[in-house]
Context: one part of a larger RNA
């Protein structure tokens, strides 16, 4: 993992409200006695109610306040006993789960230190004191020789360790093995026996060690600690159906108390639209007022020169007040000002009171997206906070290929019946290779800016043009002159000043290349040749560039598509959903009745959750069966009920067990990393 049993709102007592049934200005016993008694009787102590009102004295249908109320505040005749059902409070309280606290017992056979007693530590190495002999001194001291055997000494087995690496890693092993390592006469090691004890012990010290367990040992108890967390929390149909907000909380993932949902009584209202009266300063939009900002035209102070009698005057491409002109800006500016959306009167309308009050019972306080108006962010975020709608949550159906939050629609059941919606109609894949007009040439559509660009379509503005335009070709393109100036030179063409006149059909004191300068080429501008359109802007449609990324093509869902199967504007079919619609059936609510089953209206998606009706399952009580001609259980099987469920008949099994009508609960199992067993 599977099966299969087990497995969680319960009981006592108070209490609140519902309904039920007794009595009622009253209700009722309680313990006990009696008694054959879980019956009945008796038993009036007690309890609730009948008066309330103030702190109280008191007063009383009134009483308090207050010097006193026109006033204000509470009150002015239905209880009450039992029963059931729901909430609650008391109690482990729906059930499982802590880490830990506190008591009191057991542990030093493992380890930690330490106390008695005992035992171990191959073999080699170095050679401290001390000694003896000899040299040497007046005597020492000192020196040689041997001898002697010291030491937390040296190599190195046992023995204790445990420094590195592989190997093991469901192991040989809850610390191992092999291979190297380190101490080995010592603060060594090791055997026996003993002492220390849980906020204590021991500790050459590491939160280490106290029996594979230690930042507080193990084990019974208190004990079902507590858990604002976290996980389960078992049959069925039927009506209604939410919240993810305020306020306040040592509160923020917990509560309360209103909102929203339910249900039961009450009462009579909500909502729509239209129209009428209003409150008010947003959207816009001004610049009259606060501020802010830009130019002008005067120029107040200030600065700074200059002059000088130090008063002041004079000048100033500064500086810029202020006033006018012009043009601008504003959540915390208004001389202005909607649209909407609030309050209300009036009318009207929907075959469902949907509104508002009172009582019982709740969930809900993490919300998601998306339209629209802000704020905070970068006018960033599938960001974050608000507000004002949707949809999801708690909604399945059809569309966006897929795709909680988008677009279309709100699923009682059935029907090989019809009709739509958003979306579509070449193939895939239901339905138009449907008609008109046009546009795109980009596979554009089928992903993107600034910006670029004789791509193409419409619209329009102004210019040349048969007195010949535009483009192209042939020809001229001159003189005064090399213009003054400057320059080393400066001649149209570094630069600077000027920009005339001549001659012509034109022809700048020169538009560009160019030389040192000069030449030279070429424009502007004329004629000729050609012969019918050409130059420039605006605005608009739909293409172009702009355009590089990481498994594969990968930005049409694919195949493909070019007078489209593409874009735009029109039309007519026709596909499309659990809309709608038709027919049959189920229900639930409102109204009518021919009155208890018909009609007719309106409905029946649904989490959290209120409220209704059932189904099974153990046992009791009373009546009525079935069973060895075969009970419970197990099984196979095309019956019956809207469900839970419930019959028959066959085998199988071998002795119980059903209905009906109450009643009581150990009453329903798929999930708790459940709990046992079996595999």
């Nucleotide at each position: 993992g599977c099966c299969g049993g087990c497995g969680a709102g319960u009981u006592a007592c108070g209490u609140u409200c519902a309904c039920a049934u007794g009595c009622a200005a009253g209700g009722u016993u309680a313990a006990g006695u009696c008694g054959a008694a879980g019956a009945g009787a008796c038993g009036g102590a007690g309890c609730c109610a009948u008066a309330g009102c103030g702190a109280a004295a008191g007063c009383g249908a009134u009483c308090c306040u207050u010097a006193a109320u026109u006033g204000g505040g509470c009150g002015u005749g239905a209880g009450u006993a039992u029963g059931u059902g729901u909430g609650c409070g008391c109690a482990g309280a729906c059930c499982c789960g802590a880490a830990a606290c506190c008591c009191g017992a057991c542990g030093a056979u493992c380890u930690a230190u330490c106390c008695a007693u005992g035992g171990c530590c191959a073999g080699g190495a170095u050679g401290a004191a001390g000694g003896u002999g000899g040299a040497g001194u007046a005597a020492a001291a000192u020196c040689c020789a041997c001898u002697g055997g010291a030491g937390g000494u040296c190599c190195g087995a046992a023995c204790c360790g445990a420094c590195g690496u592989u190997c093991g890693u469901u192991g040989c092993a809850a610390u191992g093995c092999c291979c190297g390592c380190g101490g080995a006469u010592g603060a060594g090691c090791u055997g026996u026996g003993g002492a220390u004890a849980g906020g204590g012990g021991a500790g050459a010290a590491a939160u280490u060690c106290c029996a594979a367990u230690c930042g507080a040992g193990u084990u019974g108890g208190g004990a079902g600690a507590u858990a604002g967390c976290u996980g389960g929390u078992u049959c069925u149909c039927c009506u209604c159906g939410a919240a993810a907000u305020a306020g306040c909380u040592u509160u923020a993932g917990g509560g309360c108390u209103a909102g929203c949902g339910u249900u039961u009584g009450g009462u009579a209202u909500a909502c729509c639209u239209a129209u009428u009266g209003g409150a008010g300063g947003u959207a816009g939009a001004g610049c009259a007022c606060u501020g802010a900002a830009u130019g002008u035209c005067u120029g107040a102070u200030g600065g700074c020169c200059g002059u000088u009698c130090u008063a002041a005057c004079g000048g100033u491409a500064c500086u810029g007040a202020a006033u006018a002109c012009a043009a601008u800006c504003a959540a915390a500016c208004u001389c202005c000002g909607a649209a909407g959306g609030c309050c209300a009167g009036u009318a009207g309308g929907g075959u469902u009171u949907a509104g508002c009050c009172a009582g019982g019972c709740a969930g809900u306080c993490a919300g998601a997206c998306u339209g629209u108006g802000g704020g905070a962010g970068a006018u960033a975020a599938g960001u974050u906070c608000c507000a004002u709608g949707g949809u999801c949550a708690a909604a399945a159906g059809g569309g966006a290929a897929a795709c909680a939050g988008c677009c279309c629609a709100g699923a009682c059941c059935g029907u090989c019946g019809a009709u739509u919606a958003a979306g579509g109609u070449c193939c895939c894949u239901a339905a138009a290779u449907u008609g008109a007009u046009g546009c795109u040439a980009a596979g554009u559509g089928u992903g993107a800016a600034a910006g670029g660009a004789a791509g193409u379509g419409g619209a329009g503005a102004c210019g040349c043009u048969u007195a010949a335009a535009c483009a192209a070709c042939u020809a001229g393109g001159a003189u005064g002159u090399u213009g003054a100036c400057u320059c080393a030179g400066a001649a149209g063409c570094a630069g600077c000043c000027a920009u005339c006149a001549u001659u012509c059909a034109a022809a700048g004191a020169g538009u560009g290349c160019g030389u040192a300068a000069c030449a030279g080429c070429u424009c502007a501008c004329u004629a000729g040749u050609c012969g019918a359109g050409u130059a420039u802007c605006u605005c608009u449609g739909c293409a172009c560039c702009g355009a590089a990324g990481a498994u594969u093509u990968a930005c049409c869902g694919g195949g493909g598509c070019u007078a489209a199967a593409g874009c735009a504007u029109c039309a007519u079919a026709c596909c499309g959903a659990a809309u709608u619609c038709a027919c049959g059936g189920a229900u639930u609510c409102u109204a009518g009745u021919u009155u208890u089953a018909c009609u007719a209206g309106a409905g029946u998606g649904g989490u959290a959750g209120a409220g209704g009706a059932g189904c099974g399952u153990u046992c009791u009580u009373a009546g009525c069966g079935g069973g060895g001609c075969g009970a419970a259980g197990c099984u196979a099987c095309a019956c019956c009920g809207u469900a839970a469920g419930g019959a028959g008949u066959g085998g199988u099994g071998g002795a119980c067990u059903g209905c009906u009508a109450a009643g009581a609960a150990g009453u329903g199992a798929g999930u708790a990393u459940g709990c046992c067993g079996g595999u």